[in-house]
RNA sequence: GUGGAGGGGAUGAUCGCCGCGGUCCCUCGGGUCCGCGGAGGAAAGUCCGGACUCCACAGGGCAGUGCGCUGGGUAAUCCCCAGGGGGCGUGAGCCUACGGAAAGUGCAACAGAAAGCAGACCGCCCCGGCCCCCGCGGCCGGAGCAAGGGUGAAACGGUGGGGUAAGAGCCCACCAGCGGGGGGGGCGACCCCCCCGGCUAGGCAAACCCCGCACGGAGCAAGGCCAAAUAGGUCGGCGUUUGAGGGUGGCCCGCCCGAGGCCGACGGGUAGGCCGCUUGAGGCGGUCGGUAACGGCCGUCCCAGAUGAAUGAUCAUCGUUCGCCUGCGGCGAACACAGAAUCCGGCUUACACCUCCACU
Numbered sequence: 001g002u003g004g005a006g007g008g009g010a011u012g013a014u015c016g017c018c019g020c021g022g023u024c025c026c027u028c029g030g031g032u033c034c035g036c037g038g039a040g041g042a043a044a045g046u047c048c049g050g051a052c053u054c055c056a057c058a059g060g061g062c063a064g065u066g067c068g069c070u071g072g073g074u075a076a077u078c079c080c081c082a083g084g085g086g087g088c089g090u091g092a093g094c095c096u097a098c099g100g101a102a103a104g105u106g107c108a109a110c111a112g113a114a115a116g117c118a119g120a121c122c123g124c125c126c127c128g129g130c131c132c133c134c135g136c137g138g139c140c141g142g143a144g145c146a147a148g149g150g151u152g153a154a155a156c157g158g159u160g161g162g163g164u165a166a167g168a169g170c171c172c173a174c175c176a177g178c179g180g181g182g183g184g185g186g187c188g189a190c191c192c193c194c195c196c197g198g199c200u201a202g203g204c205a206a207a208c209c210c211c212g213c214a215c216g217g218a219g220c221a222a223g224g225c226c227a228a229a230u231a232g233g234u235c236g237g238c239g240u241u242u243g244a245g246g247g248u249g250g251c252c253c254g255c256c257c258g259a260g261g262c263c264g265a266c267g268g269g270u271a272g273g274c275c276g277c278u279u280g281a282g283g284c285g286g287u288c289g290g291u292a293a294c295g296g297c298c299g300u301c302c303c304a305g306a307u308g309a310a311u312g313a314u315c316a317u318c319g320u321u322c323g324c325c326u327g328c329g330g331c332g333a334a335c336a337c338a339g340a341a342u343c344c345g346g347c348u349u350a351c352a353c354c355u356c357c358a359c360u
Stems, first nucleotide, its partner, number of pairs: 001359007009318007017038006024031002040337001044348002047346005052219004064215005069083005084098001085096004099210002104208002106204002121149002123145002126142006132135001157175006176200001178197008223275004233266006245257004282301008319335007
């Protein structure tokens, strides 16, 4: 340098907080005491995939979104494992949205003559005319060419030979690439070998698009149960000078107020409470199968459940790292990122410091 695995402060004391179990008290709201448990590798971002819940749903299509090499794993995936192709690195290794650009549309800064059924700036060659210092010369006009130079990320195969006035796949050999055929290996992606063909087809699809495949919506504030006060609803009863009810008052009389009013029941909803809620595709150990991801079997363990939201604070000792000094001891400083909220499986991102393994 590369790849991977693991830890991510420890112990004690005091004062507190949340949950569960037990005990006692109780005005049934709760409280006392004891015991046990109480954040993470990412609890984070909410980017994928599922479980679960409710809503919707004859069948088919359009639109939209996502994915895109092969085989396997899984509840499932855009995840993981093992491979293939391509790219990078001296190497260990790393990266890879990796169907289609000979369907269509579109895009490409700067430079450059020309950037897409391309083009001629310098240049090469031939013919005709003119000029001179007569040469492998110069100038003008005409026709041919793209080898060489130059620009660019990219200039319409590469190298060599033949050919030609000069050139050119114009022809040939080899190489690269494309298409077709055959043989062999592999489950497959694909790889290896041989033959033939025409000589050549630029890039970008995480641009539109085309092809193939998949896909109902919302989310634990899901959803369900119990249920005040107040207002309104339905029903029933009483009552409007034959006075329901209220006030005064210990009570009666009395006095005052008094009419779509008073009382009751039911049902919906709100506050509030409860369930969902944490035992689960669960953790740990062993063993067997598999290259592996992972799976089977056996044993063992129970490990937060808050809701204006607990998981804390202080001190002591030790540990690790760094610095300093009068240096085998002391002193001082620091100890990251972060923090549950229905639960799992992934991915991504953040992370002081320490340990281990394999390899170059």

The RNA shown here (Bacterial RNase P class A) has 360 nucleotides and comes from a marine sediment metagenome. Rfam family: Bacterial RNase P class A. About the family: Ribonuclease P (RNase P) is a ubiquitous endoribonuclease, found in archaea, bacteria and eukarya as well as chloroplasts and mitochondria. Gene Ontology terms of the family: dimeric ribonuclease P complex, ribonuclease P activity and tRNA processing. It is annotated as a ribozyme. The coordinates come from a structure-prediction model, not an experiment, and the mean pLDDT is 78.